This is a predicted structure of a 101-nucleotide RNA (SAM riboswitch aptamer (S box leader)) from Pararcticibacter amylolyticus.
Of the family's consensus pairs, 97% are formed in the model.
The sequence was found by an Rfam model in a public genome assembly.
[in-house]
RNA sequence: UACUUAUCCAGAAAGACGGAGGGAAAGGCCCUGUGAAGUCUUAGCAACCUGUAAAUAUUCAAGGUGCUAAUUCCUGUCCGCAACAGCGGAAGAGAUAAGGU
Numbered sequence: 001u002a003c004u005u006a007u008c009c010a011g012a013a014a015g016a017c018g019g020a021g022g023g024a025a026a027g028g029c030c031c032u033g034u035g036a037a038g039u040c041u042u043a044g045c046a047a048c049c050u051g052u053a054a055a056u057a058u059u060c061a062a063g064g065u066g067c068u069a070a071u072u073c074c075u076g077u078c079c080g081c082a083a084c085a086g087c088g089g090a091a092g093a094g095a096u097a098a099g100g101u
Stems, first nucleotide, its partner, number of pairs: 003099006013042005021031003026075003043068003047065003050061002053058001072093001077090005
């Protein structure tokens, strides 16, 4: 890494180095020299594991991963309403965690 399960409409910053891209992929639409990606430091959030109080699915902590623009930014596949990247639902894909070969 294949694979399985769960969650994804909430939440959460600043400084230094760096120097033009980034938001997964296709299309939109956004962010960005009023400084992108990336690295380091400190801070924070609380999805899963862990610990903890509870007892019928909840509290507290922040140890391990993770995360800190926009619903996973939206669409794109299928179904319904509609013919609008409009509304609702489902799938696929993705991200994260735990297990696992």